[in-house]
The RNA shown here (c-di-GMP-I riboswitch aptamer) has 85 nucleotides and comes from Ferrimonas sediminum. The coordinates come from a structure-prediction model, not an experiment, and the mean pLDDT is 87.
């Protein structure tokens, strides 16, 4: 240094719920709160899942594409504290 993640140390992040706000919505932001997480740090490149205002199709229910969301759904990329074996 790389791989790896123990019964170690210092710490870190923050689910659901609730409050306020933003959004058509999924959801996001802040506060509070901890379910958990060794990358639960960052990035939509690939897949999955979720949403449907505008667009197209349909008599309608809806469907299609597209756009958006999810990094705490996986894969991938980049970076990172500590250290037993």
């Nucleotide at each position: 240094a790389g791989c790896a993640g123990a019964c170690a140390a210092a710490g870190g992040c923050a689910a659901a719920a609730c409050c306020a706000g933003c959004g058509a919505g999924a959801g996001c932001u802040g506060g509070c709160g901890a379910c958990g997480c060794a990358a639960a740090a960052u990035c939509u490149c690939c897949g999955g899942u979720c949403u449907u205002a505008a667009g197209g199709c349909g008599u309608a229910g809806g469907c299609c594409a597209a756009a958006g969301a999810u990094a705490g759904c996986g894969g991938g990329a980049u970076u990172a504290c500590c250290u037993c074996a």